[in-house]
A computed fold for a 527-nucleotide part of an RNA from an uncultured prokaryote, annotated as small-subunit ribosomal RNA, 5' domain. RNAcentral holds the full RNA, with entries from ENA.
Context: one part of a larger RNA
RNA sequence: UUGAACGCUGGCGGCAGGCUUAACACAUGCAAGUCGAGCGGUAACAGAGAUAGCUUGCUAUCUGCUGACGAGCGGCGGACGGGGAAGUAAUGCUUGGGAAUAUGCCUUUAGGUGGGGGACAACAGUUGGAAACGACUGCUAAUACCGCAUAAUGUCUACGGACCAAAGGAGGGGAUCUUCGGACCUUACGCCUAAAGAUUAGCCCAAGUGAGAUUAGCUAGUUGGUGAGGUAAAGGCUCACCAAGGCAACGAUCUCUAGCUGGUUUGAGAGGAUGAUCAGCCACACUGGAACUGAGACACGGUCCAGACUCCUACGGGAGGCAGCAGUGGGGAAUAUUGCACAAUGGGGGAAACUCUGAUGCAGCCAUGCCGCGUGUGUGAAGAAGGCUUUCGGGUUGUAAAGCACUUUCAGCGAGGAGGAAAGGAUGUAGAUUAAUAGUUUGCAGCUGUGACGUUACUCGCCAGAAGAAGCACCGGCUAACUCCGUGCCAGCAGCCGCGGUAAUACGGAGGGUGCAAGCGUUAAUC
Numbered sequence: 001u002u003g004a005a006c007g008c009u010g011g012c013g014g015c016a017g018g019c020u021u022a023a024c025a026c027a028u029g030c031a032a033g034u035c036g037a038g039c040g041g042u043a044a045c046a047g048a049g050a051u052a053g054c055u056u057g058c059u060a061u062c063u064g065c066u067g068a069c070g071a072g073c074g075g076c077g078g079a080c081g082g083g084g085a086a087g088u089a090a091u092g093c094u095u096g097g098g099a100a101u102a103u104g105c106c107u108u109u110a111g112g113u114g115g116g117g118g119a120c121a122a123c124a125g126u127u128g129g130a131a132a133c134g135a136c137u138g139c140u141a142a143u144a145c146c147g148c149a150u151a152a153u154g155u156c157u158a159c160g161g162a163c164c165a166a167a168g169g170a171g172g173g174g175a176u177c178u179u180c181g182g183a184c185c186u187u188a189c190g191c192c193u194a195a196a197g198a199u200u201a202g203c204c205c206a207a208g209u210g211a212g213a214u215u216a217g218c219u220a221g222u223u224g225g226u227g228a229g230g231u232a233a234a235g236g237c238u239c240a241c242c243a244a245g246g247c248a249a250c251g252a253u254c255u256c257u258a259g260c261u262g263g264u265u266u267g268a269g270a271g272g273a274u275g276a277u278c279a280g281c282c283a284c285a286c287u288g289g290a291a292c293u294g295a296g297a298c299a300c301g302g303u304c305c306a307g308a309c310u311c312c313u314a315c316g317g318g319a320g321g322c323a324g325c326a327g328u329g330g331g332g333a334a335u336a337u338u339g340c341a342c343a344a345u346g347g348g349g350g351a352a353a354c355u356c357u358g359a360u361g362c363a364g365c366c367a368u369g370c371c372g373c374g375u376g377u378g379u380g381a382a383g384a385a386g387g388c389u390u391u392c393g394g395g396u397u398g399u400a401a402a403g404c405a406c407u408u409u410c411a412g413c414g415a416g417g418a419g420g421a422a423a424g425g426a427u428g429u430a431g432a433u434u435a436a437u438a439g440u441u442u443g444c445a446g447c448u449g450u451g452a453c454g455u456u457a458c459u460c461g462c463c464a465g466a467a468g469a470a471g472c473a474c475c476g477g478c479u480a481a482c483u484c485c486g487u488g489c490c491a492g493c494a495g496c497c498g499c500g501g502u503a504a505u506a507c508g509g510a511g512g513g514u515g516c517a518a519g520c521g522u523u524a525a526u527c
Base pairs, nucleotide, nucleotide: 001525002524004523005522006521007520008519011373012372013371014370015369016368017366018365019331024329025328026327028326029325030324033076034075035074038073039072041069042068045067046066047065048063049062050061051060052059053058054057083284092209093208094207095206096205097204098203101201102200106197107196108195109194110193111192112191113190114148116146117145123138124137125136126135127134128133154163155162156161168189170187171186172185173184176183177182210256211255212254217247218246219245222244223243224242225241226240227239228238229237259281260280261279262278263274264273265272266271286307287306288305289304290303309320310319311318312317337363339362340361341360345359346357347356348355349354376406377405378404379403386397387396388395389394410468412463413461414460415459416458420453424448425447427445428444429443430442431441432440433439471516472515473514474513475512476497477496478495482511483510484509485508486507492499493498
């Protein structure tokens, strides 16, 4: 000094920390959704309307008309956030360089956004299966899918040329047109192409980064070249051919151990030990393998295959993966609640309102640690009683107690009460846009308005009353602190030296003392 444990003891608060062991197995709940302003729609809820029944204010049915919205198609996000440290001694990490790259969302700039088509879910019908889940027929929409047009600052090029894209929805509206749907205009979004930036990621090089020589040789895509393939990209990354190289005593290869770093801890430093919490990076997600989608994964809560294990089964076949948050069993000396909230911060989606968020913010448990406070203060000698001791005079406990006079922190009771709140909403006003005083948006103003924590922090009181709050270890030397009794090499103590065999300051008890103190000791580990 500690992520500690154990023994005895235990008043309060603040801040931190809390499975170091079995990367063992997991019941249950939650942890990634969102968008109706992309789409066809309407299962549920609410409103409105219509019809019917009547008991005249209800019931039933219908209408997507409105608010909304289950399931479905579609978009974005599930590659972030969260977890544990198995593997990895170098495809890692740290520091410093580099060139042959990609980059959704975001920012800036330039240009475009024309005209068509055919499907598939949902749905309806039939049907298989115990289930999981399907099969067939038919209908349908789109910001889903596919052609056509347009085509450079893009790609390819034999420099002649060739080739490549898109999607719309929403708000508002004075003229004009209208098949009364809209066209058209406009606003802020969206979509496509190209360039640049930012961010993020991939790749290469050098140096540094454990132990063992009781591991001395290792290597065949191995080392290099040419050509091709492949990748976003350099490259034996892969392949064909050619050459025979490459590494190693400055430790190759092999074996064992191990995530790395900022840091932490110790030390005057040099150095040693360490890598919990927090932060950066890597690798992993039941074990092994593989790709798909995508800007990004070879993907913890996606897919497929194999394996082990668990569960369901109608025995034909299926389902699952807590090293997310809680929680359970097990292991262990040992480590917490199946809590509250999205109020704040941040993230995903959305135009927004909002929604989701076991991230996060908080609360609960634990003296696990650090820090602070308290358990009273003053006075009080008859040096009381009691205890212990005694040379029997006394000494000591000891101003300690009692008594007297005060105080009331903290805890308790009762009141008051910030800050964490910025936003959002409607209104007004001034700009911008525009044909527009619509609409949208920006600024400002007053109004309204959102808190899990929370019985918050904090403050106050004729509140009450010393009231509710001290232990642990040690006392032979090292090492601060001594006597009596018991025991008699016994019982026992012990970190080392060593104590104990009849007066033990060393064992056990008592009185007294010493040291720390809500802790004190022991054990373990490290400097």

It matches the Rfam family "Bacterial small subunit ribosomal RNA". Rfam links the family to the GO terms structural constituent of ribosome and ribosome. Its mean pLDDT, the model's own confidence on a scale to 100, is 86.